[in-house]
RNA sequence: AAAUGAAAAAGGCAAAGCAACACGAAAGGUUGUGACGCAAAGCUUCCGGUCUACUGCCAUUAAUGGUACAAAAAAGUGUAUCACGUCAUGGCUAUGAUAGCGGGGUUACCAAA
Repeated sequence: AAAUGAAAAAGGCAAAGCAACACGAAAGGUUGUGACGCAAAGCUUCCGGUCUACUGCCAUUAAUGGUACAAAAAAGUGUAUCACGUCAUGGCUAUGAUAGCGGGGUUACCAAA
């Protein structure tokens, strides 16, 4: 120095749950408590996975408007079609999240064979 993680020491981190947050659209995050675990459960989204879907796209669609047709005309109504299409529902979407999902990168305490 590299690889490795037996014994020990100094210490470190903190899952679920609970409480709070003039954090976030959500997933999730932060703080306190807590103690399942962790030798990188330090840091980093480069790769894969997973979660979410504000936004964007697609489908459905209320209302509104245009056009055509119908009954003698107007008004009004009905049907068809086109445009627009809030709210809503469904599908897809990462640029969001997860480093305690795995891999890679990078830094670090102690130490036997």
The prediction has a mean pLDDT of 81. Predicted 3D model of a 113-nucleotide RNA (c-di-GMP-I riboswitch aptamer). Its Rfam family is "c-di-GMP-I riboswitch aptamer". Gene Ontology term of the family: cyclic-di-GMP binding.